[in-house]
Order: sequence, then C1' cells, then structure tokens
RNA sequence: GACCGAUAAAGGUAAACCUAUCGAAAGGUAGGGGCACAAAGCCAGGGGCCUAAGGCUUUAUAUGGAGCUAUGGUAGCCGGUUGCCGAA
Repeated sequence: GACCGAUAAAGGUAAACCUAUCGAAAGGUAGGGGCACAAAGCCAGGGGCCUAAGGCUUUAUAUGGAGCUAUGGUAGCCGGUUGCCGAA
C1' cells in the first nucleotide's frame, strides 16, 4: 500500500411505526423511536425500482375511467467516488 473485517477502541447513521409539516403522488424535512448498517458518508449525467401533477392517446358524455410518459423521487437495490479504526 492492496485486500479483509473482531463480541477491539473512539465515535457515527437510523428501518418500521407515531406526531408535525411540505408535496398531486412517490417521497422529503423536523421530533420521538430503533430494524439494522464498516461506508446506512457523498453522487440521481450509468442500470434498476417507485410515482404520474402536467402532457399525449383512447373511451365515455358530464368533466369521469383506462393506457403511455419524468421534467418528480429513491444512495437502506446495483454501480461510481472519498474516507475512520486495525485483531486475525
């Protein structure tokens, strides 16, 4: 230095759920909470996944239904990138 990862040390993050709030939704933020996590730090210009307001198509004729679509999301799906500690 590269891999690797312990019932080590020092610390860190925070799933479901609840409350408030933003949002059309997916989802976000804050507080509580704690399932887990060695990158559960960062990146949504790669892939995947979620949503479909608006738009397009279609059906209906009262203003509704169906389909497609990201310009909206997700990093706790893969991937990229940076990094703490050091037993075997």
The RNA shown here (c-di-GMP-I riboswitch aptamer) has 88 nucleotides and comes from Desulforamulus putei DSM 12395.
Of the family's consensus pairs, 95% are formed in the model.
The coordinates come from a structure-prediction model, not an experiment, and the mean pLDDT is 87.